[in-house]
RNA sequence: GGCGAUUUAGCUCAGCCGGUUAGAGCGCAUGAUUCAUAAUCAUGAGGUCCGGGGUUCAAGUCCCCGAGUCGCUACUA
Numbered sequence: 001g002g003c004g005a006u007u008u009a010g011c012u013c014a015g016c017c018g019g020u021u022a023g024a025g026c027g028c029a030u031g032a033u034u035c036a037u038a039a040u041c042a043u044g045a046g047g048u049c050c051g052g053g054g055u056u057c058a059a060g061u062c063c064c065c066g067a068g069u070c071g072c073u074a075c076u077a
Stems, first nucleotide, its partner, number of pairs: 001073007010026004019057001028044005050066005
């Protein structure tokens, strides 16, 4: 340099062919339970879906330009 994968909540990840109000587990907060802690149960908070632009009535999802991470591969010396 070429090719591919990936980027969604603090962490790990779902989200099928564009269509409701963006989800789960763990973690966190509050409450219940307990002599107390853990465990368990209930409730809750938390997201500009990597950035910018485009298409569309409508974009996490499609297209373009960038960025990060990972992998494969070529070349130079």
Transfer RNA from Paludibacter jiangxiensis, 77 nucleotides, folded computationally. Model confidence (mean pLDDT): 81 of 100.